The RNA shown here (Bacterial RNase P class A) has 376 nucleotides and comes from a Magnetococcales bacterium. It was read from a public genome assembly, where an Rfam model found it. The prediction has a mean pLDDT of 76. Its Rfam family is "Bacterial RNase P class A". Rfam classes the family as a ribozyme. NCBI's taxonomy places the organism under Bacteria, Pseudomonadati, Pseudomonadota, Magnetococcia, Magnetococcales. Of the family's consensus pairs, 94% are formed in the model.

RNA sequence: AGAGUGGGCCGGGUGGCCGCUGGUGUGGGUGUUUUCACCCCACUGGAGGAAAGUCCGGGCUCCAUUAAGCAAGACGCCGGGUAACGCCCGGCGGGGGUAACCCCAGGGACAGUGCCACAGAAAGCAAACCGCCGGACAGCAGGCUUCCGGUAAGGGUGAAAGGGUGCGGUAAGAGCGCACCGCGUUUCUCCGGUAACGGAGACGGCAUGGUAAACCCCGUCUGGAGCAAGACCAAAUAGGGAAACGUUUCAGGGCUGCUCGCCCAGUUUCCGGGUAGGUCGCAUGAGGUGUCUGGUAACAGGCAUCCCAGAUGAAUGGUCACCAAUCGGCCUCUUUUGGCUGAGAACAGAACCCGGCUUACAGGCCCACUCUUUUU
Numbered sequence: 001a002g003a004g005u006g007g008g009c010c011g012g013g014u015g016g017c018c019g020c021u022g023g024u025g026u027g028g029g030u031g032u033u034u035u036c037a038c039c040c041c042a043c044u045g046g047a048g049g050a051a052a053g054u055c056c057g058g059g060c061u062c063c064a065u066u067a068a069g070c071a072a073g074a075c076g077c078c079g080g081g082u083a084a085c086g087c088c089c090g091g092c093g094g095g096g097g098u099a100a101c102c103c104c105a106g107g108g109a110c111a112g113u114g115c116c117a118c119a120g121a122a123a124g125c126a127a128a129c130c131g132c133c134g135g136a137c138a139g140c141a142g143g144c145u146u147c148c149g150g151u152a153a154g155g156g157u158g159a160a161a162g163g164g165u166g167c168g169g170u171a172a173g174a175g176c177g178c179a180c181c182g183c184g185u186u187u188c189u190c191c192g193g194u195a196a197c198g199g200a201g202a203c204g205g206c207a208u209g210g211u212a213a214a215c216c217c218c219g220u221c222u223g224g225a226g227c228a229a230g231a232c233c234a235a236a237u238a239g240g241g242a243a244a245c246g247u248u249u250c251a252g253g254g255c256u257g258c259u260c261g262c263c264c265a266g267u268u269u270c271c272g273g274g275u276a277g278g279u280c281g282c283a284u285g286a287g288g289u290g291u292c293u294g295g296u297a298a299c300a301g302g303c304a305u306c307c308c309a310g311a312u313g314a315a316u317g318g319u320c321a322c323c324a325a326u327c328g329g330c331c332u333c334u335u336u337u338g339g340c341u342g343a344g345a346a347c348a349g350a351a352c353c354c355g356g357c358u359u360a361c362a363g364g365c366c367c368a369c370u371c372u373u374u375u376u
Base pairs, nucleotide, nucleotide: 001372002371003370004369005368006367007366008365009364010363012323013322014321015320016319017318018317020046021045022044023043024042025041027040028039029038030037031036048347052358053357055356056355057354058353059352060226061225062224063223068259069258070257072222073221074220075219076218077091078090079089080088081087092106093104094103095102096101107217108216112215113214114211115210116209129155130154131151132150133149134148135147136146163181164180165179166178167177168176183204184203188201189200190199191198192197230280231279232278233277240271241270242269243268244267245266252264253263254262255261287306288305289304290303291302292301293300294299326343327342328341329340330339331338
């Protein structure tokens, strides 16, 4: 200097004027018996790293007095973190990359079923297309044709053909035998590790094809609905009428689907009428920031400090000026640089809250690491 990998931050600033909204106030005023309502003034707060997706997990509220099972769904190596998780951290195994690093839906194929197109002889108990070897008939030999037997080392097809290399052996071959490698070990022993697992030895048959993000099996976990949850107040109407079943049990209703169990005296259908308002829930939290201790880390604890939106057809804005990363044009300048002018910031708006994941993002800055080249 170039190329790359991992992580973090910003994503406009300042000032004036006007406007919206939450909170506070022995503030001022009006109405009012008080409460309370409205107006003005002062001070102060006011969209995000994803507020998005509604995909997971919870807090909270109700069903509701609330157990069990099935179905259904999710996860799947080991250890740790967390309120919890399908999340995060660290490791193991496998794969990619020169490397820093990145990726993996990572239990079971000897419980069973299914599938492996085309090509090929043959793709789950096998198989013989070309080929190799032996024998028989005819012919002197050789060669060739037909038939019988043996064969899977050589060739072909394919993603994959039932281990690889070498030596011996054979009529020709073959783990047929042997050596090394490879494979198995839910056979075993030793060493290291909490463990997944790794290393070494011994034994084995000389093989137990692949696929479960196919059905399935095994292990673990899981009530449901959701702030439009729910609670309260006010007002108004007609606290209306009829029918059927029931009031011990049964019927019926509620508890996501089913069974069971528990609860209710009511349940279902039809006709007709009124209301759609207000308050709470609603912002102090598994909270933020700084620092110390422990830990490889995720994170946990101690101390200090701070209060950082709460709207409800839905506030957090509009405008002017200057500065501004960056880009373009012109001029100046040996170079560095300087001047003028124009443009000028992406994705995108809270609605009960929090922890994650996923997706979108113009431009800029910072830190650490890897590789290549050059110089000292």